[in-house]
RNA sequence: GCCGUUGUAGCUCAAUCUGGCAGAGCAACUGAAUCGUAAUCAGUAGGUUGGGAGUUCAAUUCUCUUCAACGGCA
Repeated sequence: GCCGUUGUAGCUCAAUCUGGCAGAGCAACUGAAUCGUAAUCAGUAGGUUGGGAGUUCAAUUCUCUUCAACGGCA
């Protein structure tokens, strides 16, 4: 230099293929329960879907560009 994969909640990952309300587990917080704590149960909060642009009524998803990590070729 060229090619490919990945990037989504504090962490680990779904959803993408086939565009249609952004989710789960753990963690956090509140409450219940307990003599008390933990486990347990119920609930709450938490997101520029790496950044930017485009297409579309509508984009995590499609297109372009860019950044980062990893891998392959040279």